[in-house]
RNA sequence: GUGCCGCUAGCUCAAUGGUGAGAGCGGUCCGCUCAUAACGGAUCGGUUCACGGUUCGAGUCCGUGGCGGCGCA
Numbered sequence: 001g002u003g004c005c006g007c008u009a010g011c012u013c014a015a016u017g018g019u020g021a022g023a024g025c026g027g028u029c030c031g032c033u034c035a036u037a038a039c040g041g042a043u044c045g046g047u048u049c050a051c052g053g054u055u056c057g058a059g060u061c062c063g064u065g066g067c068g069g070c071g072c073a
Stems, first nucleotide, its partner, number of pairs: 001072007010025004018056001026044006049065005
């Protein structure tokens, strides 16, 4: 330099172009217990990498750029 893949919550990951972007882990509070752990419930937490484009509607499709991984030269 070039091809491919990925980027979503603090972490690991979902989400067919269409209801309010969710789950597990985690934090906080509560229940349970003599107490702790475990378990159960509630709750907190998002500029979906950035900027444009297509569309009635974009996390999803298209373009450019950024970052990371793998390969080729």
Overview: Transfer RNA from Methylovulum psychrotolerans, 73 nucleotides, folded computationally. The prediction has a mean pLDDT of 82. The organism belongs to Methylovulum, within Bacteria.